The RNA shown here (transfer RNA) has 74 nucleotides and comes from a Candidatus Parcubacteria bacterium. Its mean pLDDT, the model's own confidence on a scale to 100, is 80.
[in-house]
RNA sequence: GCCAGGAUAGCUCAGUUGGUAAGAGCACAUCAUUGGUAAUGAUGAGGUCGGCGGUUCGAUUCCGCCUCCUGGCU
Repeated sequence: GCCAGGAUAGCUCAGUUGGUAAGAGCACAUCAUUGGUAAUGAUGAGGUCGGCGGUUCGAUUCCGCCUCCUGGCU
């Protein structure tokens, strides 16, 4: 330099033929339970969906460029 995949909650990930609340598990907080922890259950908080533009009535989703990560080729 070229090719492919990826970037979504603190962590690991799902999701979407574009549509009126963006989810799970773990972690965290509160409550219940216990003599007290742990475990368990209930509730809750937590997100510019990597960045900038474009298309569209509408973009996490489609298109372009850029940044970073992983793998392959030279």